The prediction has a mean pLDDT of 84. The RNA shown here (small-subunit ribosomal RNA) has 1479 nucleotides and comes from uncultured Gemmatimonas sp. Its Rfam family is "Bacterial small subunit ribosomal RNA". The sequence is in RNAcentral, with records from ENA, Greengenes and SILVA.
[in-house]
RNA sequence: GAGUUUGAUCCUGGCUCAGGACGAACGCUGGCGGCGUGCUUAACACAUGCAAGUCGAGGGGGCCCGCAAGGGUCACCGGCGAACGGGUGCGUAACACGUGAGCAACCUGCCGCAGAGUGGGGGAUAGCCGGCCCAACGGCCGGGUAAUACCGCAUACGAUCCUUUGGGGGAGUCCCCUGGGGAUGAAAGAUUUAUCGCUCUGCGAGGGGCUCGCGGCCUAUCAGCUAGUUGGCGAGGUAACGGCUCACCAAGGCGACGACGGGUAGCUGGUCUGAGAGGAUGGCCAGCCACAUUGGGACUGCGACACGGCCCAGACUCCUACGGGAGGCAGCAGUGGGGAAUCUUGCGCAAUGGGCGAAAGCCUGACGCAGCGACGCCGCGUGGGGGAGGAAGGUUUUCGGAUCGUAAACCCCUGUUGCCCGGGACGAAUCCCUUGCUUUGGCAAGGUUGACGGUACCGGGUGAGGAAGCACCGGCUAACUCCGUGCCAGCAGCCGCGGUAAUACGGAGGGUGCGAGCGUUGUCCGGAAUCACUGGGCGUAAAGGGCGCGUAGGUGGCACGGCAAGCGUGUUGGUGAAAGCUCGGGGCUCCAACCCCGAGUCGGCCAUGCGAACUGCCGAGCUGGAGCACUGUAGAGGCAGACGGAAUUCCGGGUGUAGCGGUGGAAUGCGUAGAGAUCCGGAAGAACACCGGUGGCGAAGGCGGUCUGCUGGGCAGUUGCUGACACUGAGGCGCGACAGCGUGGGGAGCAAACAGGAUUAGAUACCCUGGUAGUCCACGCCGUAAACGAUGGGCACUAGGUGCUUGGGGGAGCGACCCCCUGAGUGCCGGCGCUAACGCAUUAAGUGCCCCGCCUGGGGAGUACGGCCGCAAGGCUGAAACUCAAAGGAAUUGACGGGGGCCCGCACAAGCGGUGGAGCAUGUGGUUUAAUUCGACGCAACGCGAAGAACCUUACCUAGGCUUGACAUGCAUGGGAAAGCCCGGUGAAAGCCGGGCCCCUCUUCGGAGCUCAUGCACAGGUGCUGCAUGGCUGUCGUCAGCUCGUGUCGUGAGAUGUUGGGUUAAGUCCCGCAACGAGCGCAACCCCUGUUCGUAGUUGCCAGCGCGUCAUGGCGGGGACUCUACGAAGACUGCCGGUGCCAAACCGGAGGAAGGUGGGGAUGACGUCAAGUCAUCAUGGUCCUUACGUCUAGGGCUACACACGUGCUACAAUGGCCGGUACAGAGGGCCGCAAGCCAGCGAUGGCAAGCCAAUCCCAGAAAGCCGGUCUCAGUGCGGAUUGCAGGCUGCAACUCGCCUGCAUGAAGCUGGAAUCGCCAGUAAUCGUGGAUCAGCUACGCCACGGUGAAUACGUUCCCGGACCUUGUACACACCGCCCGUCAAGCCAUGGAAGUCUGGGAGACCUGAAGACGGUGGCCGUCAAAGGAGCCGUUAAGGGUAAAACAGGUAACUGGGGCUAAGUCGUAACAAGGUAACCG
Repeated sequence: GAGUUUGAUCCUGGCUCAGGACGAACGCUGGCGGCGUGCUUAACACAUGCAAGUCGAGGGGGCCCGCAAGGGUCACCGGCGAACGGGUGCGUAACACGUGAGCAACCUGCCGCAGAGUGGGGGAUAGCCGGCCCAACGGCCGGGUAAUACCGCAUACGAUCCUUUGGGGGAGUCCCCUGGGGAUGAAAGAUUUAUCGCUCUGCGAGGGGCUCGCGGCCUAUCAGCUAGUUGGCGAGGUAACGGCUCACCAAGGCGACGACGGGUAGCUGGUCUGAGAGGAUGGCCAGCCACAUUGGGACUGCGACACGGCCCAGACUCCUACGGGAGGCAGCAGUGGGGAAUCUUGCGCAAUGGGCGAAAGCCUGACGCAGCGACGCCGCGUGGGGGAGGAAGGUUUUCGGAUCGUAAACCCCUGUUGCCCGGGACGAAUCCCUUGCUUUGGCAAGGUUGACGGUACCGGGUGAGGAAGCACCGGCUAACUCCGUGCCAGCAGCCGCGGUAAUACGGAGGGUGCGAGCGUUGUCCGGAAUCACUGGGCGUAAAGGGCGCGUAGGUGGCACGGCAAGCGUGUUGGUGAAAGCUCGGGGCUCCAACCCCGAGUCGGCCAUGCGAACUGCCGAGCUGGAGCACUGUAGAGGCAGACGGAAUUCCGGGUGUAGCGGUGGAAUGCGUAGAGAUCCGGAAGAACACCGGUGGCGAAGGCGGUCUGCUGGGCAGUUGCUGACACUGAGGCGCGACAGCGUGGGGAGCAAACAGGAUUAGAUACCCUGGUAGUCCACGCCGUAAACGAUGGGCACUAGGUGCUUGGGGGAGCGACCCCCUGAGUGCCGGCGCUAACGCAUUAAGUGCCCCGCCUGGGGAGUACGGCCGCAAGGCUGAAACUCAAAGGAAUUGACGGGGGCCCGCACAAGCGGUGGAGCAUGUGGUUUAAUUCGACGCAACGCGAAGAACCUUACCUAGGCUUGACAUGCAUGGGAAAGCCCGGUGAAAGCCGGGCCCCUCUUCGGAGCUCAUGCACAGGUGCUGCAUGGCUGUCGUCAGCUCGUGUCGUGAGAUGUUGGGUUAAGUCCCGCAACGAGCGCAACCCCUGUUCGUAGUUGCCAGCGCGUCAUGGCGGGGACUCUACGAAGACUGCCGGUGCCAAACCGGAGGAAGGUGGGGAUGACGUCAAGUCAUCAUGGUCCUUACGUCUAGGGCUACACACGUGCUACAAUGGCCGGUACAGAGGGCCGCAAGCCAGCGAUGGCAAGCCAAUCCCAGAAAGCCGGUCUCAGUGCGGAUUGCAGGCUGCAACUCGCCUGCAUGAAGCUGGAAUCGCCAGUAAUCGUGGAUCAGCUACGCCACGGUGAAUACGUUCCCGGACCUUGUACACACCGCCCGUCAAGCCAUGGAAGUCUGGGAGACCUGAAGACGGUGGCCGUCAAAGGAGCCGUUAAGGGUAAAACAGGUAACUGGGGCUAAGUCGUAACAAGGUAACCG
C1' cells in the first nucleotide's frame, strides 16, 4: 500500500496478501564452473581404523649390521608435551557473558633482558638375570645396575622470616626506597670447543585467578524469603581476599526499584529485518563459558579436578576357564536408531600452525586438498544473423479469418561449454647439500622438496552438433479462450468459486512471471501507528476505578547565594579484539561471488579540564499557591429526640337495603349472619399532598411534615497571621441505592413466592380477587447497579447571549419596584477550535502541564482453575483449548411498524343488484386412462391462450407406412418423348407394385430450363431451457410520481432542488426558500359524443308547389328541416360578488347547448415482480436423425366418486301465458344476405324478385302499451332429465353437433360462514348485431341501442396508495430479523470416587573413593623422619515415610463451540404488540 463487515458511506477494528531472509525440508525439473556450506531431532547407542607424541646430544641395557670406529632399532628409567589443538550446548538467569574499573589480596613452565652461581658426597630402583602364580588383565619373591631420577653437606649477590635506623607516599587494614643484626634455603650434566642445559634472584612479555559498577528472558494465578543465614573475634585453608571452612558471640540480611519460587535459555562480536527506533536470532567464522557415559573425588603438574589420565559409585555393552577383567566417537571418517532432513570408513603433511629434538627428522583426521548434495551465493551456456508461400499441424472462429509465428523449414555464420588430441603452471620460502663471503652469530648464489594434479590454464580438432524447466493467468496480481464436469468431482492465502454456456474445478491452445531452476511448506522481521520511546487511545466503537480520605512514589510558586549529581563543552586521555558493515584501492583471464590492503564506523563505557542557563541538592528569604483567625450568609447536608394533621385499613356503635367490587367484557371475591353507602367514636403502622421549581444541599450512594439539641461542609466580605505547608495518589482505610442474610421487634398499605378467576392453541405471564416473605425499627453482615454526564482529579488559558439560586458593592428612589458592577453555583443557546459523525463548546469532548485508573478483534467468559473476602447468596482477582471473518460506532437512502400527522380511491360507510344454496353450461384441480397433448397458479391462473376440438385442427395414444424425406437451396452421376392425366392389383388409408395416355421451350447443338431416380451436403422437430434471450403482454397504476445539469452543503454515502405555507384530479398552480433551470410523467394537442353555423344533396330528407296511390318521398321538384360528412364556431375561471394578509385558488351567480377536466376513448413515467410466453414469431445453447422427423386410419383432448372459479335459467303475481299494438342503434351480406309465393304445427324444404348494398335483404327489436287469463299452488312458476318423431350442415353427427315437434316435468319457495359490482344515462333490466364459422355445444366474447333508479352523514374502522415525520438489530428489505430448551453428529475443555507417572528440597537410616584430623604396638638394619593399618569428620549414592508441586488417565457429570433445510414456543429488534435494559 491492497483485499475483506454495508444496499451504499465514514470511522473503529481484527483477519489476509504483495517484500526480504534461511544450516532448511518436500514436489516437478536439472548443462557447466568458482566460492561457501551440510544431524536444527536422540548430550541416543556405537563395530572398525586413525586423531599425541617426541628426545639415544640425559641413563644403563637387549637385539641387528660392522674387523673396528660407528650406525640402526626396541622396551625400561629420565626430560618436555599430553591443561594446546579438535568436538558439543547438557547444565547454567550466574560476576556465566558483555562493557568499564579494581587487586595496597594473587600465581605464572617454555620465551626475552639483567645479576649471581654450577663445589663436594651418598643411598636406592626399573630395565636385565633367576624362580613362581595366572584364562585374561596382570602379579609376587630373590639378585645385581645407571642417570639431567632421588637425598644430605658446603657456599648465598640477592630471596624468605624475625628484629631494628632513616626517608618518601597513600583511599583504611598499609605501600615503596635505604642501612645494621640473626635464622633458613641451590644446582646436572650432555655433545663437543662452540653451544645446549641446570640453580638462585629481579624485571619484562604473554597467560591465568579474584573483586566491584552498569547492561541483557517470561511469570505476582510465585509475596514474603533466609540458619553459615547477615555481621564480628579467633583459627584453619588457598597462589590469593573472603562463611571458603570451623568454634564462639550478636540478630541480623534480602524484598512491589519484584526478594523467594516456577518456566525457558549457553553469553557476545555479530546475523536477518526495519526509514529509523525497534523486533527476532546467536548455524558457519571469532572471543568467553560450560561439559566429555551419569554422579562424586582427588593425584600429578607452572597450569586440570583433566574428552582419547587415575580412584569410587550407578546404568549399559563386551570378554571369561565364573575366580575375575575390559570399555566410553559431544575428535576425523563410518554404523544402527530417531527424524521432514544433513556427506567419504578418501589423499597429504607440499603449504600454514602445533609438540618434541642441537639438528636431520618424527608425530599431527589441527590443517591443506579432493569426494558427495542446485543446500546457498555468484558467473556462463543451451546459439547468432537472415528468412512469408505467413507452410504443415494444433487451437479458435461471427467461417471472412485470427493465433502459435520469423517461430520452423531453408540460407549464411560463430565456436562459450561439452567431447578428443597436444602443451602445462603459480602456490616453493625453507631445512639440507655445494660454492663463495664472513665480525664465526651468520649472509649470498646455485641445487633439492607438490597431496591437490597432468588439475587450473594455453593451443589445435569436432560440431548447432549433448544441454529448459517450473509456477501462475476471478480480484488483490502481470497474464483468456475452447472443451469436459454440473453444489458432483474438486479449488482456496483472504474475499470466495462449482446447482448446464465456470477467464476460479480438470484438460487443451494461448499468455504472464522467473529461469538451472521453479513452486509448496515451516520459521523470523516487515507491512502492523495492531503495545504507539520515536508513534495510539478511553461521552456513544474495546477502555474512567461507585465515591472519598490518605501512605509510598511522581510532579511542584517567586527571588538570592553556594555545590556541580543530571546537563553542555574540548585539536583531551584510555578502552570499544579480529572478522563483519560502509567507502577507496588491489588480486583471482574480464565481471561477480570470494580474497587482500587502507580509511571510517563500532551508536557505548571509564577518566579528566572548563561552564552554571535549566532540573536537582544545601543555606537563608518572599507572598501571589495553600491554610488559619474574624464578621456574615443560603440550604430536603448528617445524627438523635419530641410533636402534628390528612388518607388507608381494622374494631365498636348508629342510620339504611340489596347489592358491592372488578374488567376490554367477565368471573373468582365480599354481602340478608345486613355488605357497599353514610355518621360518630376508637386503634395501628407507614408515608409526609399543596409549597415543589432543568430549585437547594452532599464526595458519591443519597436527602423532603413541624420543632428542639448536637454536628460536617460550602460561599461572601474585610483586615491580620503562617510562609510552599501544594497537586495527584499504586497498595491501604472508610463510605456505599435496591435486593439479600443473621438476631430481636413491628406489620396499616403495598407486595416476589403461592392460591383462585379470566384470557389463550397453551398462559407456570400480561388483567382481576386474595396473599406470605419483604418493605419499617435496632444491632451486625453483604459491597454490587445503565453506582451514568455511560465524560477521573488538579491548575491555567481561550468570543458571547439569556434564565435561575445565593452572597457583596454602587446608582436612583420616602419605600416597594428598577438599573449597573462583582463572586460562588446551576441550566439553555451559540462562535472559534475539536470530533468518524452525532455532538462538545469558560460546568469543554478546545489549548497546555501534572498525577492516577483502564483498553488492544468477536465468541468461549467475567466462565474454569488457584488465591483472598463472605454465615450464605456470592464478590474481587481472572485465563486457556477451541471457534468465527467478522463483532462494532455514527450517519445515509430505502423498506417496514398492532408509531404519529395530513390526503386520496366504490376502500369503508350509505344504497341498488348479485355470487356462495338449485339445475344446467363452461374453465380448473383431482382422479381415471393406451392417451385423456401443452401452457397459465393469490390479487395479476381457472367462459384464460381457444374470435368455433365430430375428420381436419392436433401438438397426445394405438396401429400401419416412408427415409434427402411433407417443405428450402446447392452439387455430382444417370434417365426423360417436360409438366400433366388415366387405369389395374393390394390395403383401413397412407403407401407399395404394375400398366397406359400425352411426346415442351430456348440453343452458339456442347447444353440450359423443367422433371425423375440414386448419392452427397442438408432438411425437419409444438423436443428441453421464458432462470441464456429479442419482441410482445400482465401488474402496481391514470397512481403522481421518477430524474438530470450547474450551483451550494456534507470527509463521504448523500442532501438541497422535490422540503415548508396554501391550493389542485394532478410535482396542478401560487407564495416562500441556496438554489436556478431542465427532462420523462400530469394536463393539453388526437378520436367519438353533446350546441350552432357554413359547404354539399344521393341511394338519405319532404316544409311549401305540383302529379299519383286504398296507402307509402312512389314521382316531378326542392335545398328549408332531419340526416349524412367535410369545415368552422363555442368554454377561457373570460365576466360579477364573496373568501383567501398577496397570489394561486375556492364558493356563489350571470350568460350559455354545455361550467370549472362537459361525458367517453386512445394515451401507461423511472421502475418492480429472474411475473407470463422457446406452443404466435424470432433466437443462443443443447438433444433426436430409417426418428423426438414425416404420412395415414382409428381413438383421445368431450372420461367422472369428487372440489373450486366464471356464467345462464329460475324459484314467480312489479309475474307466467294468450291476443293486439308502438318506438332503436350499430352492424353483416355473392361459395353470400334473401323479399315474396307454396308445403310443413315447426325446425325447414321447394320455387324465386332484389341487392357487391344510406338503394335490396338479414329484420319480427324486446322490455313497453292495450285487453284477457292464471290467484299463491312446487302451481298454467321452473324448465333439468328422459322417450319418441323429425329438420339442417357435413365424406361422416356412435364415441361427440345444433335445431324442431310431441310427451316427460327433476332440483329449486331468495340461499350459512363468507364475498363481488356499481356514484348517472351509471346500476338494474330489455332486446339487437358481429367476429370465428360447413355446422355448432355462444348461456362465452366484442359491440349496439331501449327503459331507467337509489344513496354518499362522513373518513373512526377494513383494503390499497401519495407526501412529511419518527423508531429500527430489517436491506432477499416484516412472507424480514432473531432467542432459548429439547433431539442428532463432531470437537476441545472444567469437576470427579479413584488410578498411574514424574517430583523429591528438608527429615531419618546407611554410606564408596578421596581429603583432612587423630593414633600408629607393624614396616622403616636400632632410633628419627615417614608410612601401612585403625578410628573420626565430610561425603556421591542407596534406603525409609509422608507432603508440596507437575502431568496422564477415568465410571459418572457440567457447561461451551461448530454443523443447508429436525421439535417446541416468540423473548428481543417498529410503542415488537406487557417500552427495553442494569444489579